[in-house]
The RNA shown here (c-di-GMP-I riboswitch aptamer) has 72 nucleotides and comes from a soil metagenome.
């Protein structure tokens, strides 16, 4: 960050298993993504509960760290 090359993730619905749950893993499926790789022991914001305390979501923003290609 591109009318380029190689590739890579992988929504929703639906199967199957876990959890009370948000929701997670695993099939399938492609909505779409230049960091849709990691960090919830970085802030902010939703979400769920057996609620004054645990939790979930990183494909909700910000921000951090690593990384593939080399046109403008």
């Nucleotide at each position: 960050g591109a009318a380029a090359a190689a590739g890579g993730c992988a929504a929703a619905c639906c199967c199957c298993g876990g959890g009370c749950g948000a929701c997670c893993g695993g099939g399938u499926g492609a909505c779409g993504c230049a960091a849709a790789g990691c960090c919830a022991g970085c802030g902010g914001g939703a979400c769920u509960c057996a609620c004054u305390g645990a939790g979930u979501c990183a494909g909700c923003c910000g921000g951090g760290c690593c990384a593939c290609c080399g046109a403008a």